Record summary:
The part of an RNA shown here (small-subunit ribosomal RNA, 3' major domain) has 476 nucleotides and comes from an uncultured organism. The full RNA is in RNAcentral, with records from Greengenes. Its mean pLDDT, the model's own confidence on a scale to 100, is 84.

Context: one part of a larger RNA
RNA sequence: UGACGGGGACCCGCACAAGCGGUGGAGCAUGUGGUUUAAUUCGAAGCAACGCGAAGAACCUUACCAGGUCUUGACAUCCUUGGAAUCCCUGAGAGAUCAGGGAGUGCCCUUCGGGGAAUCGAGUGACAGGUGCUGCAUGGCUGUCGUCAGCUCGUGUCGUGAGAUGUUCGGUUAAGUCCGGCAACGAGCGCAACCCACGUCAGUAGUUGCCAUCAGUUCGGCUGGGAACUCUACUGAGACUGCCUGUGAAAGCAGGAGGAAGGCGUGGAUGACGUCUAGUCAGCAUGGUCCUUACGACCUGGGCUACACACGUGCUACAAUGGCCAGGAUAAUGCGCUGCUACCCGGCGACGGGACGCGAAUCGCGAAACCUGGUCCCAGUUCAGAUCGCAGUCUGCAACUCGACUGCGUGAAGUUGGAAUCGCUAGUAAUCGCAGAUCAGCCAUGCUGCGGUGAUACGUUCCCGGGUCUUGUACA
Numbered sequence: 001u002g003a004c005g006g007g008g009a010c011c012c013g014c015a016c017a018a019g020c021g022g023u024g025g026a027g028c029a030u031g032u033g034g035u036u037u038a039a040u041u042c043g044a045a046g047c048a049a050c051g052c053g054a055a056g057a058a059c060c061u062u063a064c065c066a067g068g069u070c071u072u073g074a075c076a077u078c079c080u081u082g083g084a085a086u087c088c089c090u091g092a093g094a095g096a097u098c099a100g101g102g103a104g105u106g107c108c109c110u111u112c113g114g115g116g117a118a119u120c121g122a123g124u125g126a127c128a129g130g131u132g133c134u135g136c137a138u139g140g141c142u143g144u145c146g147u148c149a150g151c152u153c154g155u156g157u158c159g160u161g162a163g164a165u166g167u168u169c170g171g172u173u174a175a176g177u178c179c180g181g182c183a184a185c186g187a188g189c190g191c192a193a194c195c196c197a198c199g200u201c202a203g204u205a206g207u208u209g210c211c212a213u214c215a216g217u218u219c220g221g222c223u224g225g226g227a228a229c230u231c232u233a234c235u236g237a238g239a240c241u242g243c244c245u246g247u248g249a250a251a252g253c254a255g256g257a258g259g260a261a262g263g264c265g266u267g268g269a270u271g272a273c274g275u276c277u278a279g280u281c282a283g284c285a286u287g288g289u290c291c292u293u294a295c296g297a298c299c300u301g302g303g304c305u306a307c308a309c310a311c312g313u314g315c316u317a318c319a320a321u322g323g324c325c326a327g328g329a330u331a332a333u334g335c336g337c338u339g340c341u342a343c344c345c346g347g348c349g350a351c352g353g354g355a356c357g358c359g360a361a362u363c364g365c366g367a368a369a370c371c372u373g374g375u376c377c378c379a380g381u382u383c384a385g386a387u388c389g390c391a392g393u394c395u396g397c398a399a400c401u402c403g404a405c406u407g408c409g410u411g412a413a414g415u416u417g418g419a420a421u422c423g424c425u426a427g428u429a430a431u432c433g434c435a436g437a438u439c440a441g442c443c444a445u446g447c448u449g450c451g452g453u454g455a456u457a458c459g460u461u462c463c464c465g466g467g468u469c470u471u472g473u474a475c476a
Base pairs, nucleotide, nucleotide: 001476002475003473004472005471007470008469009468010467011466012465013464015460016459019424020423021422022421023420026316027315028314029313030312031311032310033309034307035306042053043052064302065301066300067299068298069297070296073127077126078125079123080122081121082120083119086103087102088101089100090099091098092097107116108115109114129291130290132289133288134287138285139284140280141279142278143276145274150189151188152187153186154185155184156165157164158163169180170179171178195268196267197266198265200237201236202235203234204233205232206231210226211225214224215223216222240262243256244255245254246253247252318417322376323375324374325373326372328371334365335364336363339358340357343354344353345352346351383414388409389408390407391406392405393404394403430453431452432451433450434449435448436447
């Protein structure tokens, strides 16, 4: 100087407390451990691994295993040599591949001999190739403490020196934010602001969007029309403790007015010096090292989906604030041509057959759901839906291992979950549905967004984590 203390003082945080809803019990989904296996490819490991890499494992993916094959190679450059390329067919084989037949000759230069480009085959060697190892050789990127308020420097001063001072102190703040004081005076990286979205208003603009006034109307903004309103999307205004009162030395704090918004308006993006020899050689790049008729490459099939068990994260429930039936009302974000598909017909249905429109403020996905009325009457039930049987639909070369969905039947555990433990302070929790990426299809209950309805909270003694000062130290 730091680090640490079951030392002290002060302060903060869903840290506790006050509450709401869960997890831990059940079934299932998913990830992991373990076990099994020919293989169950690899990585991630307290917080900060475990619905994580994976925003899509039937083949492919795929890196794993078994079998069948290749050796200048699936891929790149160079050399020699032959044929342009390319297309079609036959046989063998699980395929990779192997054997054979047919069509067909082009472009550029030319001294008419030939040469060149592109592509295919044969040969030779230089080389290719490796998701093999090392994240403790590395770059880049990322997690974490933590959006915590800290981390430093120049000059000066003090100290023999390591260092100190500044950065401590008194107030104040979300903040090393600002004020006052002070052997310090200044400065940098952070904080804040500048950026985006939302909330109010104005200007400009008016189609595919809108409809107040006027007229028509098939009653549909449908038509004439309108440019007001909503909206769309560009430019501006607006909030600054600016004004008032109190308080204070100031910074500020408390209250008030006006205002759509008030003291950081709300949310996002933004992550200092550093820590964890944190993570990643399997995203990519890369040093070293190892393999080179194999640790490289191709194919078929299998595996990554196994299953006495254990854990994490979720979904669905155990019911009446509910189940079932029926009618009606009201969103926002998005997405669409190998696509979204109105409408009609067939089917109980998944879906099928026709078919209009739309590269979309125009057409479509599209039905929002919770809500409202009737019924059930507390039961393992008209709760719950696992499991299993049969019959089907769709995607795809192909659903046995191993897809989703539909109909009929079957109807398990489960009656609110021990110790323990998690999330959350406002349009938040809880609850309700909708969309998208990936994607042929889908194991999505995941993830990322969107809107509908819409709660509870006295405080800082204690637990946990963090910040500042101070004190002790057998630690560095």